């Protein structure tokens, strides 16, 4: 220079065209003398950016950006 894999909640992931979810955190009940754990529940992302296709895109397509791997 080419190729491939990812980028979605504070964090580690799901979500493969029909309007975004879990799980741990954080907060708040419930528990206890009183904390830890358990249990219940509230918040919180328009999804790397720009554009294009589409009624309709996170998802599909082009280009740019970042992480990591591979080949010259």
């Nucleotide at each position: 220079g080419c190729c491939c894999c990812g980028g979605u909640a504070g964090c580690u992931c799901a979500g493969u065209g029909g309007u975004a979810g879990a799980g741990c955190a954080c907060c708040c009940g419930a528990u206890u003398c009183a904390a830890a754990a358990c249990c219940g529940g509230u918040a919180g992302g328009c999804c790397g950016u720009g554009g294009g296709u589409u009624c309709g895109a996170a998802u599909c397509c082009c280009a740019c950006c970042c992480g990591g791997g591979g080949c010259g």

This is a predicted structure of a 72-nucleotide RNA (transfer RNA) from a Candidatus Aenigmatarchaeota archaeon. Model confidence (mean pLDDT): 85 of 100. RNAcentral holds the sequence, with entries from ENA. Rfam family: tRNA. It is annotated as a transfer RNA.